[in-house]
Context: one part of a larger RNA
RNA sequence: UUGGGUGUAAAGGGCGCGUAGACGGCGUGUUAAGUUUACUGUUAAAUCCUUCGGCUUAACUGAAGAUAUGCGGUGAAUACUGGCAUGCUAGAGGGUGGAAGAGAAAAGCGGAAUUCUCGGAGUAGCGGUAAAAUGCGUAGAUCUCGAGAGGAACACCGAUGGCGAAGGCAGCUUCUUGGUCCAUUUCUGACGUUGAGGCGCGAAAGCGUGGGGAGCAAACAGGAUUAGAUACCCUGGUAGUCCACGCUGUAAACGAUAAUCACUAGACGUUGGUCCUGUUUAACGGGAUUAGUGUCGAAGCUAACGCGUUAAGUGAUUCACCUGGGAAGUACGGUCGCAAGAUUAAAACUC
Numbered sequence: 001u002u003g004g005g006u007g008u009a010a011a012g013g014g015c016g017c018g019u020a021g022a023c024g025g026c027g028u029g030u031u032a033a034g035u036u037u038a039c040u041g042u043u044a045a046a047u048c049c050u051u052c053g054g055c056u057u058a059a060c061u062g063a064a065g066a067u068a069u070g071c072g073g074u075g076a077a078u079a080c081u082g083g084c085a086u087g088c089u090a091g092a093g094g095g096u097g098g099a100a101g102a103g104a105a106a107a108g109c110g111g112a113a114u115u116c117u118c119g120g121a122g123u124a125g126c127g128g129u130a131a132a133a134u135g136c137g138u139a140g141a142u143c144u145c146g147a148g149a150g151g152a153a154c155a156c157c158g159a160u161g162g163c164g165a166a167g168g169c170a171g172c173u174u175c176u177u178g179g180u181c182c183a184u185u186u187c188u189g190a191c192g193u194u195g196a197g198g199c200g201c202g203a204a205a206g207c208g209u210g211g212g213g214a215g216c217a218a219a220c221a222g223g224a225u226u227a228g229a230u231a232c233c234c235u236g237g238u239a240g241u242c243c244a245c246g247c248u249g250u251a252a253a254c255g256a257u258a259a260u261c262a263c264u265a266g267a268c269g270u271u272g273g274u275c276c277u278g279u280u281u282a283a284c285g286g287g288a289u290u291a292g293u294g295u296c297g298a299a300g301c302u303a304a305c306g307c308g309u310u311a312a313g314u315g316a317u318u319c320a321c322c323u324g325g326g327a328a329g330u331a332c333g334g335u336c337g338c339a340a341g342a343u344u345a346a347a348a349c350u351c
Stems, first nucleotide, its partner, number of pairs: 003323004007305002012319001014201004021194003025088007033081002035077008049065006091191001092188003095184005103177002106174004110154001115149006125136002162169002206247006215241002220236004258318006266296014300307002324351003333344004
C1' cells in the first nucleotide's frame, strides 16, 4: 500500500515497437456470467441488541425474539457490463491525386581554409603576452608567388525555419528507403488506446580489432604568474577526435512537463497544403480551412513564478514514479559487461 501527488518543493521511464493485462464507438437479436430481486439452507453456543423474568437494586443471570454479514440452492428481471450472432460508419486503416523536408543508409564529386613537401623571389627577424620567456630562424625562418600531398569540417543561404519517436540531422549529385501533411468520401468495417515483462534504437566520453591522422587536444614536458601554482596565460604534445566492424547503455538523454482522446474566448507572426477572391498579373495581397511552429493573453488553474486550444484548464483510459534530511543511488546479493562500470537496491546509526 488508503489518500494525496509528480514544470521549479520528493516524484514522468532517454525514446520507440509490442506480448500478457487493463480500458474501449453506434444498432438489433440471443444468453443470463457479473448486476438487481423473491424464497430458501447454512452462518455452533456464549457475546452484542430488544422484550419479559430471578436474586432488596445494579453488576450478574434465565427465557424468548430480532438484526447483520458471508457462502450455497431454486425462481424471476434484463437497463448497464460481459459472452455469442448479425449489421453500421463518425474511431482506425487502405486506395487514388497532389505537397514540403539538414529523416535514414551507400557511392561519387566540389571549393575556401589550416598544416606539410618541393621550386622561385627575398633578408633578419618571426612568434607569443598584461608584460615576458620557453619555441622557430643565416643549415635562410616569418612574409610573398607557383606546384603538389593529406585529413577533417562544410562560410554565405540560415531563420523562436524544416525533418525525425528520441538521441539527433546542414556543401553538391545519384541510387535505395522510412515517416508526415493536404484533398477525395473510393474500399475494409471497431481492425482501437495504453502497455508490466520482452525486443530494438540511443549524444559525448570510454573499451576491443584493423586502418587513418591536417587541425584541435585530456595526459605529459617546458616557459611564465605566484608565498606556493600539481591551475588559469604561453610554446610544444600523445591518446582521442575521423573510418570499418563489435561492445558499452549512460547525460541538466530538459519542455526539468508520459502516451492517447474529447471539450473550453481571442489577437498577432511564421512553415507546408487545399478552396475562394482582388490588383499595378507570372509578382504582391485579402478571406476561409487544415497540419505544424512561436509570441501575448479571457475564463480557469497554481504556494508563487507562471501555464493558458502545443494547458500546468475541464474530463476519460492506461503505464511509470514519489512518500522527511543524511547514511545512499551506497553496501550485500542477483543480472549484464573484456574492462571501466551499468542495472536492481537496503539497513544499522544519526538529525
This is a predicted structure of a 351-nucleotide part of an RNA (small-subunit ribosomal RNA, central domain) from an uncultured bacterium. RNAcentral holds the full RNA, with entries from ENA and SILVA. It matches the Rfam family "Bacterial small subunit ribosomal RNA". Gene Ontology terms of the family: structural constituent of ribosome and ribosome.